This is a predicted structure of a 1458-nucleotide RNA (small-subunit ribosomal RNA) from an uncultured bacterium. It matches the Rfam family "Bacterial small subunit ribosomal RNA". The prediction has a mean pLDDT of 85.
RNA sequence: CCCUUAGAGUUUGAUCCUGGCUCAGGAUGAACGCUGGCGGCGUGCCUAACACAUGCAAGUCGAACGGUCGCAAGACAGUGGCGGACGGGUGAGUAACACGUAGCUAACCUGCCUCAAAGAGGGGGAUAACGGUUCGAAAGAGCCGCUAAUACCGCAUAAGCUCCCGCCUAAUAGAGGGGUGAGAGAAAAGUUCCGGCGCUUUGAGAGGGGGCUGCGGCCCAUCAGGUAGUUGGUGAGGUAAUGGCUCACCAAGCCGACGACGGGUAGGAGACCUGAGAGGGUGAUCCCCCACACUGGGACUGAGACACGGCCCAGACUCCUACGGGAGGCAGCAGUGAGGAAUAUUGGUCAAUGGGGGCAACCCUGAACCAGCAACGCCGCGUGGGUGACGAAGGUUUUCGGAUCGUAAAGCCCUUUUGCAGGUGACGAGGAAGGACGGUAGCCUGCGAAGAAGUGUCGGCUAACUACGUGCCAGCAGCCGCGGUAAAACGUGGGACACAAGCGUUAUCCGGAAUUACUGGGCGUAAAGCGCCCGCAGGCGGUUGAGUAAGUGAUUGUUGAAAGCGCCCGGCUAAACUGGGCGAGGAGCGGUCAGACUGCUGAACUAGAGGGUGAUAGAGGCGUGUGGAAUUCCGCGUGUAGUGGUGAAAUGCGUAGAGAUGCGGAGGAACACCAGAGGCGAAGGCGGCACGCUGGGUCACACCUGACGCUGAGGGGCGACAGCACGGGGAGCGAACGGGAUUAGAAACCCCGGUAGUCCGUGCCGUAAACGAUGUGCGCUAGAUGUGCGUGAAGGGAAACCUUUGUGUGUGUCGAAGCAAACGCGGUAAGCGCACCGCCUGGGGAGUACGGCCGCAAGGUUAAAACUCAAAGGAAUUGACGGGGGCCCGCACAAGCAGCGGAGCGUGUGGUUUAAUUCGAGGCUACGCGAAGAACCUUACCUGGGUUUGACAUAGCGAUGAACGACCGUGAAAGCGGGAGGGUCCUUCGGGAGAUCGUUACAGGUGCUGCAUGGCUGUCGUCAGCUCGUGUCGUGAGAUGUUCGGUUAAGUCCGAAAACGAGCGCAACCCUCGGCGUGUGUUACACGUGUCACACGCGACUGCCGUCGGUAAGGCGGAGGAAGGUGGGGAUGACGUCAAGUCAGCAUGGCCUUUAUAUCCAGGGCUACACACACGCUACAAUGGGCGGUACAGUGGGAAGCGAAAGAGCGAUCUGGAGCGGAUCCUCAAAGCCGUUCGUAGUUCGGAUUGUAGGCUGCAACUCGCCUGCAUGAAGUUGGAGUUGCUAGUAAACGCGCAUCAGCACGGCGCGUUGAAUACGUUCCCGGGCCUUGUACACACCGCCCGUCACGUCAUGGGAGCUGGUCAUGCCUGAAGUCGAGAAGGUAACCGCAAGGGGCCUAUUGCCGAAGGCAGGGCGGGUGACUGGGACAAAGUCGUAACAAGGUAACCAAGGGC
Repeated sequence: CCCUUAGAGUUUGAUCCUGGCUCAGGAUGAACGCUGGCGGCGUGCCUAACACAUGCAAGUCGAACGGUCGCAAGACAGUGGCGGACGGGUGAGUAACACGUAGCUAACCUGCCUCAAAGAGGGGGAUAACGGUUCGAAAGAGCCGCUAAUACCGCAUAAGCUCCCGCCUAAUAGAGGGGUGAGAGAAAAGUUCCGGCGCUUUGAGAGGGGGCUGCGGCCCAUCAGGUAGUUGGUGAGGUAAUGGCUCACCAAGCCGACGACGGGUAGGAGACCUGAGAGGGUGAUCCCCCACACUGGGACUGAGACACGGCCCAGACUCCUACGGGAGGCAGCAGUGAGGAAUAUUGGUCAAUGGGGGCAACCCUGAACCAGCAACGCCGCGUGGGUGACGAAGGUUUUCGGAUCGUAAAGCCCUUUUGCAGGUGACGAGGAAGGACGGUAGCCUGCGAAGAAGUGUCGGCUAACUACGUGCCAGCAGCCGCGGUAAAACGUGGGACACAAGCGUUAUCCGGAAUUACUGGGCGUAAAGCGCCCGCAGGCGGUUGAGUAAGUGAUUGUUGAAAGCGCCCGGCUAAACUGGGCGAGGAGCGGUCAGACUGCUGAACUAGAGGGUGAUAGAGGCGUGUGGAAUUCCGCGUGUAGUGGUGAAAUGCGUAGAGAUGCGGAGGAACACCAGAGGCGAAGGCGGCACGCUGGGUCACACCUGACGCUGAGGGGCGACAGCACGGGGAGCGAACGGGAUUAGAAACCCCGGUAGUCCGUGCCGUAAACGAUGUGCGCUAGAUGUGCGUGAAGGGAAACCUUUGUGUGUGUCGAAGCAAACGCGGUAAGCGCACCGCCUGGGGAGUACGGCCGCAAGGUUAAAACUCAAAGGAAUUGACGGGGGCCCGCACAAGCAGCGGAGCGUGUGGUUUAAUUCGAGGCUACGCGAAGAACCUUACCUGGGUUUGACAUAGCGAUGAACGACCGUGAAAGCGGGAGGGUCCUUCGGGAGAUCGUUACAGGUGCUGCAUGGCUGUCGUCAGCUCGUGUCGUGAGAUGUUCGGUUAAGUCCGAAAACGAGCGCAACCCUCGGCGUGUGUUACACGUGUCACACGCGACUGCCGUCGGUAAGGCGGAGGAAGGUGGGGAUGACGUCAAGUCAGCAUGGCCUUUAUAUCCAGGGCUACACACACGCUACAAUGGGCGGUACAGUGGGAAGCGAAAGAGCGAUCUGGAGCGGAUCCUCAAAGCCGUUCGUAGUUCGGAUUGUAGGCUGCAACUCGCCUGCAUGAAGUUGGAGUUGCUAGUAAACGCGCAUCAGCACGGCGCGUUGAAUACGUUCCCGGGCCUUGUACACACCGCCCGUCACGUCAUGGGAGCUGGUCAUGCCUGAAGUCGAGAAGGUAACCGCAAGGGGCCUAUUGCCGAAGGCAGGGCGGGUGACUGGGACAAAGUCGUAACAAGGUAACCAAGGGC
């Protein structure tokens, strides 16, 4: 100087934490969907290393040679030379010295090229081509004959080279190094255009290659032991060369928890993607290395191969065939088929770069350079620019005003990149010519806005909103989740947002994810400390010198290819792309230096550790004895009817004598008191007493050793209960089992019995909520207070001991700092550090399956996956709830009075019925409720008949002159048809108002949604609660206040208190009743007053006294007073709850309907009736009924009204009409009281029902009103379980009035008259308030939730088996071929005069050997009747296990049953 770290959604009512899932980013050899103008640069079978038609991809040299054709130039098959080992492709195999990196090679090779040195003398014998001939379909082959060479072979020569035997010498970890002597051995080729090009030997170089080694880089331990050429040696063979590379013999080694062996997967690296980095992932294109070339094996040639376009063999496959035999290998470039989601042209050129051959010209080159196809990627450009408001038309929407698309368009002005047309026309090519690309790029001219925009999204995350359609359907979805009639989440339109020739989706990788944590996490309760101890390996290790230099640090040398990456400069207009330079960037190996720290060596020390001496506490362990109490049993005695057990019972025991009681005896197990949150032990665990044996701890002293230590994977030991085996023992208890209860059932809980077992010995098992849910060891870090065991000092005491104060070690409690999500922990840490071990990584599946190990078994241990979910969890908070607790209220119970539930009737509801019985209300909080009054109307329902701008509103247009219409016809009416008559008002004389008819907009709807709403109402509840501000506490939800002690009707008040205040509620203020005063006085009462009316005042406040209480609030008692502690009653209803009720009172969004779901009319229905319920009325009688007489109210109402007197009628009622818009009139209460009768009966009770005669209202009382008279006279004799109201002027009883209303009241709302009983008390039922506790509930207990069974789907384990794959093993057969044997056959070069020999080749053969066959195995797949559990699923069945004391506390382990 530069670079550099982002989060969000989702568990809850809410919170914090833990934790998983998901998203936003970048990337790709991609694919798919929709879309698509241009250029540059790149890239393009990831799948079947599947099969391949066709063409091309490696030839060249006549200046090596003989020859053929040709006049020649030249061309050509063959011999020969060089090259076909490069270049190009692919990634199958390979976990390996394959790769990377650093070295070694004294253990090696190297054609062509360069340099240097030396040489090339002289001979020989063949052979292809060619000719002839034979065989064959072909491919091809055989035989005979001729010939050349730079082809082949002897001989000569040997500077140097090689080998054997010696000598000298350097150096290394080691070694085959170097020099030198003698001996032996081995070379050559020519050609030419006369410049050259070649040939042989040796040395060196460059470049290339072979071999060896250190280090580095995948998964599985449910792969733990592997190995016979295995490990080493000696010798030999082989190779360019080391080596068990191969062979013979000898030895028995070698590798392995630092992971051998086995299995799975995979070419490796530079690099690429991502990431702040550390890391993680990848290994396309380019570059390096390796491996492979149809599959497997093999060698030949060669400098180099075990050879992609060579050879041989075997196999599979394909093709040709005359059936006898042959041919082939695209993982070269194109191309084809196949596979697949998917990947290109059977193109041009050797112009350039490079390669092979050649002296060269040149030839060859699917290497390469170009072009073609593909938006596959990156980069760039364009699809126009300016102006333009009437904010056009049109679309969408709307609250109808508008808004928006939108300066967008049109119009006007301008430009021409790109495009089209024409012209010109390259660089790339070196001294000349020569360019596939290419008439391309570029340049010039012309034309004309002209030819060029899509895709995804718009609920939150996440940027962008509306309308319509749909109605848990269709669909969406990455997660959370949307959709069940108002969907910003589905579909469509409009608009908006994002990116743009692309945009989305899918797949994969990294990131976010600190979610494997090296950087950089955790384990008390969330997942996670092994049950405990000992201890090998390993890790770690006290103090002080010295040495060393492995670790470590510094410096230096060297390597770390290029490309890539970063920066700078440059070239294509710029960018992508590309040229150059510098850098990064560590690491490896070597040299030198340092010496702190770690290590190592050696020396010393004592603080760690251990030992010694002296004390000391203890249910520490093991063994052997021994004691008393109690239970049970047995014997005997006393004694008689029960006992025992429970919520209550029963089973059981007992007259054959139980239980009870006394004495005696037997046997087993456990040890009361002491006993303590006390002690001991590593944990499990350990309890009478005595003895023996034995482990550990603590304190004091500071005598000894001298780091001897800590931890501890594997390993070993111990290890409650239950269980197992064998043998004992067996009192009590007691799984299983039997019986009795309980219950819907009761396989349980309770009761009566009772076997294993519990006990002992021996041996297994090895698990527990084996817990402090807290690994072990060491050090450090405030205090306070108990308790166990030691010990020091001071004081007192004769001592025992006491007091004070230290110190050590255990064990508790509370707490500072600190920690922690919180709860909590806190010197016994969960604080601060160190060392080591174990363990965790979402829930379920599952501590399960398979495999291994252990076990007699039960089972233990180790330990997955498929599949599935969007959570599962921890702590704390607020509520709600509890068959949790405490306190306290209420006609809640109790104490009482009157009822209801039974009867008849009335009314409402359900049900049923019906054409319709309109609708709503549904526990409390629906049911004499909406309805303060259904004969028509009401009326919403049904049937039938009508009307269609409508019964009703507004507006426009047109018409008419009116409108209105007596009356007539038809009809049930509505309506339909006709119709005499009638001729509007105002006026400034222009017109206006108004009406009718027609028409267009629209009206109308008691149609739906109270789960779209307003308003109003019910209920908890007239319960005492519900909140806020500020402060404080808590990370937070929240808490505090509002809790606590008292008190109250009350969150009423007082006190205390991290709270101080405040609001809505309570109370009071308001109305009414009760006392008094004053004023006024109509219609009162009785002539003037107040007892009446109205108005205004006074009065009650625990004010006074006493006592209790805390000197409080207040309670109790008293005085006075009409009234006393809220005087009685009313109005008044907090925050909220019930998606409570009402769309039918009203209002209202949306939806639906429009000759009908609107509207009119007639009739019917809402009044039905086997039943059931709710609320009432009347009764069942004598406290009564009947009859007669007689007394006393108040609230109210009255003009289409109340209606007097008088008269009629038995009566309802009628006639009548006075008076009254009212303290004036209507206007008389009834129970009561007095008298009489009835005499306990279905009655002189009761009045239903029915008949009949009347009255009233009304258009009309049939369906369907009320009243009256006469007659009739039902049920009913006080009501089962159960249930309601009421605490005083109350209940009960009695009548009166009013609203609605034409009429209709047993209902409702009011009014007065008469006028009680009882409350000990708060255990219980119901409801409620406060505090507290538990919770797995929060739709809040009408909650949550478990398991079997049944149906369906899915994955998976076992399974008689069946089936294919892979790996090695044993045996058999054994190709090609190297190596060896071989001498039967063949044979030019050399030897020999010859015969013959040597050598070579072949037949044949041995070892090895691919493939094949047979056999038994290992491993991992597929499938399988049946079977096991698991997951998920709709409202299935059975029960109720868990969450509250979950109704038997739960949980853990084990056994048994179902």